RNAcentral holds the full RNA, with entries from SILVA. Predicted 3D model of a 508-nucleotide part of an RNA (small-subunit ribosomal RNA, 5' domain) from an invertebrate metagenome.

Context: one part of a larger RNA
């Protein structure tokens, strides 16, 4: 000097734009944060509408008839959005290559099909155990749920032949034979929309190799699935990824091994640059979801609001047994120097679901706290005396505060008040705004409601008096103070920055 996710102290108008639990990845009441689809399906507990019955005529009973729809049954969606930074020094990031070793729901192109057939099973009724969570037993029922069968070829596996062609294993193509797999002709407002094969694209993803990516050698050796191999097995998919048998290897001062610290980057701070710190907000990529393990579903799973087991903890119990996870948004308690509202709304952007209309969405847009940064703005202008009064110096004449006040004359920024008011809203029209009666315009009043804080011994801008008397106290460093202290305290003045100013901390 220059930053800062800051903090303390003093002070404190208004706006805009950002940020805001760095510490205990503590433990957490409450409430909300992922559902949608009836244009799949049986169906009808709630609610509306409509009808019909009885009658006390203003009500009760009954119809799934309509619009809707709890709970179920099935799709999709839950893998995304969102947190956080424990672990991880390399299964990780970054950057460049690579898969002749891979998958890829939804979407987009293409080419073909969608045939017969059939058995359950949820819910609903019944019977029943249980305190509770939850459950058992019988009957009965549907589907785009399940299951069998058929057809099917440029798919799949197995051989065989031929052409092309490359990067070792082999790529691409034709041809034959031989096995195996498909479907929901469903639903509809008849406009469409599912549905099942197969190529291709797109988009996401996984696997690979190369360089680079913290300290400590007071860590120097080290490893048996360790290192290759051959053969299985596993995988979408290469490989000790598992695993038999062989071999005796592999890494290491170009630092293996081992401790100790630590999420990577774009990027931010400094710096003239090289460097040197730093990874908070926004973006990518990883890891994790009470703590250890496992696996099913799935096109995808560290599955943060999914299951299983074990721990640890917290609540319920009728003692037999259950229930739970805020590192989702608010919020609480503890921990700290410290870090916010248990709001508002889906208008808008984006996302699931969905023929759509529409639902949900604490993503996400806003609002509220907080001078926590940056910015911008004002606390008034302009005239007024050789110069009031105060207070302060004084050499007693005067000097300074000082045009500063006061007094005249405007002004109206900002903040009050009223009145009027958007854009953000997509469309052929129409509706539809949380923010918000906000920004913004008008107009009205009235200098009125708006300055502090550090600093004046040198370094470093700015000097007198009084107190104190090595005390009291300062202080970044020199170093002040022991009766004239420009260095404590106070006072006047001055100086410097301003809605701040200092201190602390911590980085260049």
């Nucleotide at each position: 000097g220059c930053g800062c996710g800051a903090a303390c102290g003093c002070u404190g108008g208004c706006g805009g734009u950002a940020c805001g639990c760095u510490u205990u990845a503590u433990a957490c009441a409450u409430g909300c944060a992922a559902g949608u689809c009836g244009a799949g399906g049986g169906g009808u507990a709630a609610c509306a509408g409509a009808g019909a019955u009885g009658c006390u005529u203003g009500c009760a009973u009954c119809u799934g008839c309509u619009g809707a729809c709890g709970a179920c049954c099935g799709g999709c969606g839950a893998a995304c959005g969102g947190g956080u930074g424990a672990g991880u020094a390399a299964u990780g990031c970054a950057u460049a290559a690579g898969a002749a070793a891979u998958c890829u729901g939804c979407c987009c192109a293409u080419g073909a099909g969608a045939c017969a057939g059939g058995g359950a099973u949820a819910g609903c009724c019944a019977u029943u155990c249980u305190a509770a969570c939850g459950g058992a037993u019988g009957a009965u029922u549907a589907a785009u749920a399940c299951c069998u069968g058929a057809u099917a070829g440029u798919a799949a596996u197995a051989a065989a032949g031929g052409a092309g062609g490359g990067c070792a294993u082999c790529c691409u193509c034709c041809u034959u034979u031989a096995u195996u797999u498909a479907a929901a002709u469903g639903c509809u407002u008849u406009a469409g929309u599912g549905c099942u094969c197969a190529u291709g694209g797109a988009u996401g993803a996984u696997c690979u190799u190369a360089u680079g990516u913290g300290a400590c050698a007071u860590c120097a050796g080290u490893u048996a699935g360790u290192u290759g191999g051959u053969g299985a097995g596993g995988u979408a998919a290469u490989g000790g990824c598992u695993c038999a048998c062989c071999a005796a290897g592999g890494c290491a001062a170009u630092g293996a091994c081992g401790u100790c610290u630590a999420g990577c980057c774009g990027a931010c701070c400094u710096g003239a640059g090289a460097g040197g710190g730093u990874g908070a907000u926004c973006g990518g990529c990883c890891a994790c979801a009470u703590c250890g393990g496992g696996a099913c579903u799935g096109a995808g799973a560290u599955a943060c609001g999914g299951c299983c087991c074990g721990g640890a903890c917290u609540c319920c119990u009728a003692c037999g047994g259950g229930a739970g996870g805020c590192a989702g948004c608010a919020g609480u308690a503890g921990g700290g120097a410290a870090u916010u509202u248990u709001g508002c709304g889906c208008a808008a952007u984006g996302g699931a679901g969905g023929a759509a209309a529409c639902u949900c969405u604490g993503a996400c847009g806003c609002a509220g706290c907080g001078a926590u940064a940056c910015c911008g703005u004002g606390u008034g202008u302009a005239g007024g005396a050789a110069g009031a009064c105060g207070c302060c110096c004084u050499g007693c004449g005067g000097g300074g505060u000082g045009u500063a006040a006061a007094c005249u004359a405007c002004u109206g920024u900002c903040a009050c008040u009223a009145g009027g008011g958007a854009a953000g809203a997509a469309u052929a029209a129409a509706a539809u705004g949380a923010c918000g009666g906000u920004a913004c315009c008008u107009a009205g009043a009235g200098a009125g409601g708006a300055a502090g804080c550090a600093c004046c011994g040198g370094c470093u801008a700015a000097c007198u008096c009084c107190g104190u008397g090595c005390c009291a106290g300062c202080a970044g460093c020199c170093g002040c103070g022991g009766u004239a202290a420009u260095a404590c305290g106070g006072a006047g003045g001055g100086u410097g920055c301003a809605a701040g100013c200092g201190u602390u901390g911590c980085g260049c």